[in-house]
Context: one part of a larger RNA
């Protein structure tokens, strides 16, 4: 390369937007670049191939044919692709009307709990553990009552329930911004899908500067345990956790399952709409679960939320270790990240 693959064996990019590129709905007539047919020119000879001929045969030599799958040109065909034209509405979108939501930003407010401070009551313990001790308390703790301060998180509702592209999002209210769903009508008229590079977003930890610091808690200290105990348990405790701005760009960033479209038995829950129905209920659209037909699958399983059947486009894989290492380059304040080998070895 041909080919085969990517839920769990190696393999889906963390997620989106989007450039180039690839691919692209229906109708009409025209065009003739791709495509197809025929002719002509060229495609040197030798070699190779097929069939003959000549050296006794073969090798060798030679003749004829065919081939040279190509390029150019002329004439023609018009189904498909392309470019151009005209039109359409089933894809896509816009507007009007309803709807649900922990979607995002900012601001304001609240109660429970915790810790601390002040005061009252009150007295000998409290705390902690497997058991203890470190620790704390007659300078009055723990408990209890009243008042005050601070920071962080929002019990119940809460739900294989909602929203978001992913990361993720949960007290209440106000406000700004965005996405989504349904029904009907009008409008635009293929405006679409994917997407190498690129750009943006991206948990936690970490970094810089400035704030904040109740609780928790790497590091650290002490007490235990133990043969030891740089741990597990206990008492403390600093970064950090919180806020603002700026970096970092990684995760089992997982559904370990790329995005979009179409098609392919059913049953049963649930969320948000719509339609029919007096009601019971039924139908339908968009989600979210469970179970399952066919099919698929090595099996597990999957099964209209496909891992089924197809199409379009992208990413990725090619034995284990060495190694996500070395090196070079790019990015970063650093930590480090991205790209990413080989020798050797089994």
């Nucleotide at each position: 390369u041909u080919g085969g693959g990517c839920g769990u064996a190696a393999a889906g990019g963390g997620c989106a937007c989007g450039u180039a590129g690839g691919c692209g709905g229906u109708u009409a007539g025209a065009u003739a670049a791709g495509u197809c047919u025929a002719g002509c020119g060229u495609g040197a000879a030798a070699g190779g191939c097929a069939g003959g001929a000549g050296c006794u045969u073969a090798a060798c030599u030679u003749c004829u044919g065919g081939a040279u799958u190509g390029c150019g040109u002329u004439a023609g065909a018009a189904a498909c692709u392309g470019g151009a034209u005209a039109a359409c509405u089933a894809g896509a979108g816009u507007c009007a009307c309803g709807g649900a939501g922990g979607g995002g930003g900012a601001g304001u407010u609240g109660g429970a709990a915790u810790u601390c401070c002040u005061g009252g009551u009150g007295u000998a313990g409290g705390g902690g553990u497997g058991a203890a001790a470190u620790c704390u308390g007659u300078a009055g703790a723990u408990a209890u009552c009243a008042g005050g301060a601070a920071g962080a998180a929002c019990a119940c509702c809460g739900g294989u329930g909602g929203c978001g592209g992913a990361g993720g999002c949960g007290a209440a209210c106000u406000u700004c911004c965005a996405g989504c769903c349904g029904a009907u009508g009008a409008c635009u008229g293929a405006c679409g899908c994917u997407g190498a590079g690129g750009u943006g977003c991206g948990a936690a930890a970490g970094u810089g500067c400035g704030g904040g610091g109740a609780g928790c808690a790497a590091a650290c200290a002490g007490g235990a345990u133990u043969a030891g105990a740089u741990a597990c348990c206990c008492u403390g405790g600093u970064a950090g956790u919180c806020c603002g701005c700026a970096c970092u760009a990684u995760a089992a960033a997982c559904g370990a399952u790329g995005u979009g479209c179409a098609c392919u038995a059913g049953g049963u829950g649930u969320u948000g709409g719509g339609c029919c129905g007096a009601g019971c209920g039924g139908c339908u659209c968009a989600g979210u679960g469970c179970c399952g037909a066919a099919g698929c699958g090595a099996a597990c399983g999957u099964g209209g939320u496909a891992a089924g059947u197809g199409c379009a486009c992208c990413g990725c894989c090619u034995g284990g270790g060495g190694a996500g290492u070395a090196u070079g380059c790019c990015c970063g304040c650093a930590a480090g990240g991205g790209u990413g080998a080989a020798a050797c070895u089994c």
The part of an RNA shown here (small-subunit ribosomal RNA, central domain) has 346 nucleotides and comes from uncultured Treponema sp. Taxonomically the source falls in Treponema (Bacteria, Spirochaetota, Spirochaetia, Treponematales). It matches the Rfam family "Bacterial small subunit ribosomal RNA". Gene Ontology terms of the family: ribosome and structural constituent of ribosome. Model confidence (mean pLDDT): 90 of 100.